[in-house]
C1' cells in the first nucleotide's frame, strides 16, 4: 500500500412522529425539528414482490402502469470514511 474484517473515533444517512407543502389523480414526494436504526441505509441496472389507478377497458363489480416503494427482497456493476483484533 492492497484485500478480508468491523473495535474505537470523526463524520454520513434518516425509519417513525409532528408541522408545512400552488409537487402529484392517488400511491407517494419535498422542506424543517426530533432520532428507530444502518458499515455501504451511497449510485446505477436487472428480476421479483407490494402500493396507487389519472388515463384506458367494462353495463357494473372490477381490471390495468406508462405512476410509485429500494430502510421491499435478491443479484450484478461502480464508487467511498476510519484502521483495533
Nucleotide at each position: 500500500u492492497c484485500c478480508c474484517c468491523g473495535a474505537a473515533a470523526c463524520g454520513g444517512c434518516a425509519a417513525c412522529u409532528u408541522a408545512c407543502u400552488u409537487c402529484g389523480a392517488a400511491a407517494g414526494g419535498g422542506u424543517a425539528a426530533g432520532a428507530c436504526g444502518c458499515a455501504a441505509a451511497u449510485u446505477a441496472g436487472c428480476a421479483g414482490u407490494c402500493c396507487u389507478a389519472a388515463g384506458c377497458g367494462g353495463a357494473a363489480g372490477c381490471g390495468u402502469a406508462u405512476g410509485g416503494a429500494u430502510g421491499c427482497u435478491g443479484c450484478u456493476a461502480g464508487u467511498a470514511c476510519c484502521g483495533a483484533a